Predicted 3D model of a 1195-nucleotide part of an RNA (large-subunit ribosomal RNA, half B) from a Planctomycetota bacterium. Its mean pLDDT, the model's own confidence on a scale to 100, is 86. Its Rfam family is "Bacterial large subunit ribosomal RNA". The source organism's lineage runs through Bacteria, Pseudomonadati and Planctomycetota.
Context: one part of a larger RNA
RNA sequence: CCUCUGUUAAGGAACUAGGCAAAAAUGUCCUGUAACUUCGGGAGAAAGGACGCCCCCGCGAGGGGGUCGCAGCGAAAAGGCUCUAUCGACUGUUUACCAAAAACACAGGUCUCUGCAAACGCGAAAGCGGACGUAUAGGGGCUGACACCUGCCCAGUGCCGGAAGGGUCAGAGGAGAGGUUAGCGAAAGCAAAGCUUUGAAUCGAAGCCCCAGUGAAUGGCGGCCGUAACUAUGACGGUCCUAAGGUAGCGAAGUUCCUUGUCGGGUAAGUUCCGACCCGCAUGAAUCGCGUAACGAGUGGUCCGCUGUCUCCAGGAUGGGCUCGGCGAAAUUGUAGUAGUGGUGAAGAUGCCACUUACCCGCGCCAAGACGGAAAGACCCCGUGAACCUUUACUGUAACCUAGCAUUGGGUUUUGGCUCAACAUGUGUAGCAUAGGUGGGAGACAGAGAAGCUCAGGCGCUAGCUUGGGCAGAGUCAUCAGUGAAAUACCACUCUUGUUUAGCUAGAAUUCUAACCUCGACCCGUGAAUCCGGGCGAGAGACAGUGUUAGGCGGGCAGUUUGACUGGGGCGGUCUCCUCCAAAAGAGUAACGGAGGAGUCCGAAGGUGCGCUCAACGCGGUUGGCAAUCGCGUGUAGAGGGCAAAGCUAUAAGCGCGCCUGACUGUGAGAGCUAUUGCUCGAACAGAAACGAAAGUUGGGCUUAGUGAUCCGGUGCAUACCGAAUGGAAGGGGCAUCGCUCAUCAGACAAAAGGUACUCCGGGGAUAACAGGCUGAUCUCCGCCAAGAGUUCGUAUCGACGCGGAGGUUUGGCACCUCGAUGUCGGCUCAUCGCAUCCUGGGGGUGAAGGCGCUCCCAAGGGUUCGGCUGUUCGCCGAUUAAAGCGGUACGUGAGCUGGGUUUAGACCGUCGUGAGACAGGUCGGUCCCUAUCUGGCGUGGGUGCAGGACGACUGCGGAGGCCUCUCCUUAGUACGAGAGGAUUAGGAGGGACAGACCUCUGGUGUUCCAGUUGUCGCGCUAGCGGCAGUGCUGGGUAGCUAUGUCUGGAACGGAUAAGCGCUGAAAGCAUCUAAGCGCGAAGCCAUCUCCAAAACUUGUCGUCCCAAUAGGGUCCUAGAAGACUACUAGGUUGAUAGGCCGGGCGUGUAAACACGGCAACGUGUGAGCGAACCGGUACUAAUAUCCCGAUAGG
Repeated sequence: CCUCUGUUAAGGAACUAGGCAAAAAUGUCCUGUAACUUCGGGAGAAAGGACGCCCCCGCGAGGGGGUCGCAGCGAAAAGGCUCUAUCGACUGUUUACCAAAAACACAGGUCUCUGCAAACGCGAAAGCGGACGUAUAGGGGCUGACACCUGCCCAGUGCCGGAAGGGUCAGAGGAGAGGUUAGCGAAAGCAAAGCUUUGAAUCGAAGCCCCAGUGAAUGGCGGCCGUAACUAUGACGGUCCUAAGGUAGCGAAGUUCCUUGUCGGGUAAGUUCCGACCCGCAUGAAUCGCGUAACGAGUGGUCCGCUGUCUCCAGGAUGGGCUCGGCGAAAUUGUAGUAGUGGUGAAGAUGCCACUUACCCGCGCCAAGACGGAAAGACCCCGUGAACCUUUACUGUAACCUAGCAUUGGGUUUUGGCUCAACAUGUGUAGCAUAGGUGGGAGACAGAGAAGCUCAGGCGCUAGCUUGGGCAGAGUCAUCAGUGAAAUACCACUCUUGUUUAGCUAGAAUUCUAACCUCGACCCGUGAAUCCGGGCGAGAGACAGUGUUAGGCGGGCAGUUUGACUGGGGCGGUCUCCUCCAAAAGAGUAACGGAGGAGUCCGAAGGUGCGCUCAACGCGGUUGGCAAUCGCGUGUAGAGGGCAAAGCUAUAAGCGCGCCUGACUGUGAGAGCUAUUGCUCGAACAGAAACGAAAGUUGGGCUUAGUGAUCCGGUGCAUACCGAAUGGAAGGGGCAUCGCUCAUCAGACAAAAGGUACUCCGGGGAUAACAGGCUGAUCUCCGCCAAGAGUUCGUAUCGACGCGGAGGUUUGGCACCUCGAUGUCGGCUCAUCGCAUCCUGGGGGUGAAGGCGCUCCCAAGGGUUCGGCUGUUCGCCGAUUAAAGCGGUACGUGAGCUGGGUUUAGACCGUCGUGAGACAGGUCGGUCCCUAUCUGGCGUGGGUGCAGGACGACUGCGGAGGCCUCUCCUUAGUACGAGAGGAUUAGGAGGGACAGACCUCUGGUGUUCCAGUUGUCGCGCUAGCGGCAGUGCUGGGUAGCUAUGUCUGGAACGGAUAAGCGCUGAAAGCAUCUAAGCGCGAAGCCAUCUCCAAAACUUGUCGUCCCAAUAGGGUCCUAGAAGACUACUAGGUUGAUAGGCCGGGCGUGUAAACACGGCAACGUGUGAGCGAACCGGUACUAAUAUCCCGAUAGG
């Protein structure tokens, strides 16, 4: 010192984040018990009383009497309590190993699904669970007892319903087209059938679109302006938007940023708490709202009790530590002969430089450093790293929905398509009229009933056509004519549209039973069988189920993506091209440097030939003005050049007119730029052109932007390069051209977003957060000038506009050490330095009368409070004070403590997000390791040195400590002052805090002293003792150690000074404190005071002893108010060192035994008995006997 533990004066939470911890309360009986309440509770509420032993009475409960102690549940065991708020109703459950909670669960509520082969779940399936249950049941979601309630919105999303319409898959369907080639053709080419490739219309489900419903589904629930006769406010009005604009309730809240909102309460003082207000950043109704008795190891606030939590610590016990004996690890470790300060330096040095300090080596302690140990930083960034999670990221996929086909059969009805047949159908105008087309055609039909009339049906362009029945009883139509593009009867073939029958085909509905499926307490195999198979019966039924193909839906599941630059990253911005500056007179040249543009345009804004000259200004001139058009003049460009800028430009490239298309084809010597890809310029040749008389010019545009590689695919052309036996064809190649905001623009894929605080890996001090460093914008302080304020007056005091510095405490900038780890705020503890001084001290000025101040100068010796609130630093507040200083020290100090804040994992609220989740927003909870090697520090030894060896006593180079201050009284109610008030100075007294020493006193402790006493065991019993129960508990207490107790201290007197005040005194005949000289002058400096100190290398001084079995010392022993060990001190028989004994002091408080009194408990005989460390005395015991070292006269 740690551990565990009992005690504590006075105070009593002042401690602290917080009463953490401890203390207290605790048993039984009796009395008594509030608000509130769900009437159960609250409640053991709270608050009080009793409790031993003996005798008597009573069956007993109990009653009466007596008696002892500080204390009678005498020890042990055994609730502290009250008030209030919040959350959760409750008992329960949870992160095994940092979170027990407000989280989960819960009974209750509600929504939704599910009719039984249930829904749902597990599974590949069989099968099983659900359930041997059946809607009072089961699954899922939300909410979470109970009470009062639960508003508005269906626009979005989801779910449920609907089926008219839209569009759609496989499949069905097959118009049409291509290829091939018998044939035809002189060729070009055409082309049947077949084969083959392709394939339109049409039929064809669900989902989707669409229409509705639905909120205890997912979710959402506004803005602006004005208005009342004080003001304020706004019942009221206007207007915009919306799907609808937040109702009741609650509200600075676990939600409120501003914020410690404001008011009230509580407190001396209240960032917390309670009650209100409502301005709700950003409450709000089953993601429930608001209340609520009871409950809670929950979380705030408060009172009482109680206490070592604290003021402020002290002493005691146990086990460690320390010493001795035995046994005997670990991390760590480049090598170590391992100092301080200042500096330097990869920017914080034991190791470099300089100076200083320092004899060698241990032991016990402390932790400031060794950027100490431990863990290849968990924060941050990076990686074309990982893993989980999410979703309206991308791409898939299980499951599910739907359709086709198969398993899969019969009948009936019905619908569509196609075909055959029959029948009907056909109106432009003109024309007798409802003329389908073509051909034939002069006749056809008619008593087997013509015209006409009538009834009924169908069609219809409303004119008529047509079919059937009846009456009727002999004609009707065509040819011709006429009209017209076409002429009609009749026949044939055929078209459009339609009807009917049949066939084929595609559906729909319904029905049947035999596949398939299900059931049966039935029968059989079968002696057992809820199995299996068969039978019988029932139901269902070509559905379902299953297989396969196809469409849909599909974070249920899977694989992935989710850019870079960047004065860290994110957010923002940017990413290609053009112009200028930067760019330093060749080219080129960076930055998240400074400025602007492009992602086109134009058939003229192109070519050519010819012509012209602008802007602006002056003058003149109708409306007409500053400015319109006209004339004259001046006019080197001050204009124009499609578009940004620069260069260029009048001989024009600018402005016009004519004719044109060179905005050509095939090439291209040679150059420039350039990593590559590529970009740019280009004479000339051939061809065919335009303009020009010609020379000639023209391969777009005054120039420099107007853009995109490769792959893949489309189109055109020509050629005939390839052509899977051959010939073709398909397809490819070639030339031309089209399709990329591939804009992250040299373009990863046709196709891609997020979260991680549950995280992980690899790296980085290449890169952030802390600290250091550099810097010093900002910050703090100072100075200069002096406009002004100060009645007057710049400078008593204050000081604008400006200017110059210092410092390195703020916020930053930079990114230099550290990411194979430099722990981060605040508090506690312990400090140390600076001075820009808060107090105390000395001075100058004053707008200084005194007193109190203001301001400046000197000064760092010492001092610089306790509380309330909050995690706070800070700050506000209360009460004091001489004063309650500001800063540095890794925002000093976590191998010293704490852990309230921040900053892991749990959870809640608000807000944001579809979501996973997120928030310098709030809230409750939440593991702080290290035995010290070196340096350093505090102690304590051993050795050596100090020119012989010793003993004793000193000096003090040097170092350390100390240094504070107030009040009162007298001077004196004096000086001063009108008064009120009120000193300097000098003297005295008493305090506070701090420090040192001590234990007489006051107290504490005092497990070694005394006494009381409970339970139990033992000594055979009684008596008397002893053990254990925390020393059992309780009451006292010697020594020692102690503070809260007692005593003492800071001084005084000097020396040299600071600011300042002076003397003398020149430079400068004066003046001047200064230049020479001299003197005053501070708590500051040096001494004085206290302590250490000769290891002070100049190794000091004095005295005495010794010169050899010596002086002296040690070992050893007895001890100690000395002590870890060692050392030190006392003593060792010539002895009081310790023990014992004796006496005393002091403590306790009247022992035992016996006697007496009393029935007994008990009382009396007695200041008794007992006693540790104290003070003395006394050799009874033990310090016995031995042994070891040690200078020979001193270089």